[in-house]
RNA sequence: GCGCCCAUAGUUCAACGGAUAGAACAUUUGGUUGCGGUCCAAAAGGUUGGGGGUUCAAUUCCUCCUGGGCGCA
Numbered sequence: 001g002c003g004c005c006c007a008u009a010g011u012u013c014a015a016c017g018g019a020u021a022g023a024a025c026a027u028u029u030g031g032u033u034g035c036g037g038u039c040c041a042a043a044a045g046g047u048u049g050g051g052g053g054u055u056c057a058a059u060u061c062c063u064c065c066u067g068g069g070c071g072c073a
Stems, first nucleotide, its partner, number of pairs: 001072007010025004018056001027043005049065005
C1' cells in the first nucleotide's frame, strides 16, 4: 500500500429495515441468614465509535473518517 472482518450497558454478547434496543455477569436496594456467601425479587445503567446519505422509518443498507484484528505484498 491492497483486501476482509469488528466497534451496541461497567464486562461478554444478542437484536428479518418497523415492540419501550435486550440477555448473562457485575453494581445498587430489598428478602432469606446469627453474620457473610449461595439463593429469590426488584431497580439503575445505552447520544448503538464520529460525520454524511438512502428510506415513511436505520443498531441494521451505502459512503467517508477514527480505533482495533486478520491476510497478502